[in-house]
The part of an RNA shown here (small-subunit ribosomal RNA, central domain) has 345 nucleotides and comes from an uncultured rumen bacterium. The coordinates come from a structure-prediction model, not an experiment, and the mean pLDDT is 86. The full RNA is in RNAcentral, with records from ENA and SILVA. It matches the Rfam family "Bacterial small subunit ribosomal RNA".
Context: one part of a larger RNA
């Protein structure tokens, strides 16, 4: 290459968007470009293949034939594809409901924690497996009062929901985006999928400016131990919180890439419609448990498939060396992307 795979064995890219490429409803007319057939040319000989033959076989020779293909040129019209014409069920919009921790911005709120006044009090408090550092008669701990601050939002809460992924939860207000479900109604494949690319990305870090109430790497001290650079215990700095920008990585997970059709139920739940007897049965969109077929090495999946098929993009190809080393890209830098070999088993 051909073939085989990607939940758990090597492998699905963290998302999404979207050129370029690939692939692409339904009926008509066109065209013949792919496509399929006939003729014709060309494909040197030799060798090779196949089939006779001829030296006693064989090697070795001799004949015949094949030679994908290419190019011309008649024709054929399913099917791709070009052109054109029409549809509406694919996409999309309008209207009208509804829904959600969906974003962002700005207010407000109580409870708790810590510190500061001041009251009351008085001898311990704290802490642990035992303690001790550590606070405390300069009056802690406890408690009562007023006050700062920071920084998260109990109960509701759930197996809920809501967002492409990261991820969202205290009330409130404005802006913003979105899905859904319903009816008519418009547009008329306007699609899906994506290599480069451009956005978006939890913590943790990074610059710089502001905050620091709590926790808390590093450190410092206590204890444990043979020893403890650790697990515990008492402080504590960076961060931990805003705002600007950088950084782009995670077990970023459903270890499952997106679409689009098709396939047996049963049961729960969230949003709609319908229907109403507080109904039920249905319908449409989500979230979820259990199965049938199938499927799989089995665990398990199982209409939200890991089933049946398509299309598009990615990525694997024994272990260790290695996500490492060099080069190159990117970044204040940490570092990131990309990414090998020898050697060994």
């Nucleotide at each position: 290459u051909u073939g085989g795979g990607u939940u758990u064995a090597a492998a699905g890219g963290g998302u999404g968007c979207g050129c370029a490429g690939g692939c692409g409803g339904u009926g008509c007319c066109u065209u013949a470009a792919g496509u399929c057939a006939g003729c014709g040319g060309u494909a040197a000989a030799a060798u090779c293949g196949u089939g006779g033959g001829g030296c006693u076989c064989a090697a070795c020779c001799c004949c015949a034939u094949c030679c994908c293909g290419c190019c011309g040129u008649u024709g054929a019209u399913a099917c791709u594809g070009g052109g054109g014409c029409a549809c509406u069920u694919g996409a999309u919009u309008a209207c009208g409901g509804u829904c959600g921790a969906g974003g962002c911005a700005g207010g407000c709120g109580g409870a708790a924690u810590u510190c500061g006044u001041c009251g009351u009090g008085u001898a311990g408090c704290g802490g642990u497996g035992a303690a001790a550092u550590g606070c405390a008669u300069a009056g802690a701990u406890a408690u009562g009062a007023c006050g700062a601050a920071g920084a998260a939002c109990a109960c509701c809460g759930a197996u809920u929901g809501c967002g492409u992924a990261g991820g969202c939860a205290g009330c409130c207000u404005a802006c913003c985006a979105g899905g859904c479900c319903g009816u008519u109604a418009a547009u008329g494949a306007c699609g899906c999928u994506c290599a480069u690319g451009c956005a978006c990305g939890a913590a943790a870090g990074u610059g710089c400016g502001g905050g620091g109430a709590u926790c808390g790497a590093a450190c410092a001290g206590g204890a444990u131990u043979a020893g403890a650079u650790a697990c515990c215990c008492u402080g504590g700095u960076a961060g931990u919180c805003c705002g600007c920008a950088c950084a782009g990585u995670a077990a970023a997970c459903g270890a499952u890439g997106a679409a689009u059709a098709c396939u047996u139920g049963c049961u729960u739940u969230c949003g709609g419609c319908g229907a109403u007897a507080c109904a039920a049965u249905g319908u449409c969109g989500g979230a979820g448990g259990c199965a049938a077929a199938g499927c799989g090495a089995g665990a398990g999946c199982g209409a939200u498939a890991a089933g049946u098929a398509u299309u598009c993009c990615a990525c694997c190809u024994g272990g260790g060396g290695a996500g490492u080393a060099c080069g190159c890209c990117g970044g204040c830098a940490a570092c990131g992307g990309u990414g090998a070999a020898a050697c060994u088993c």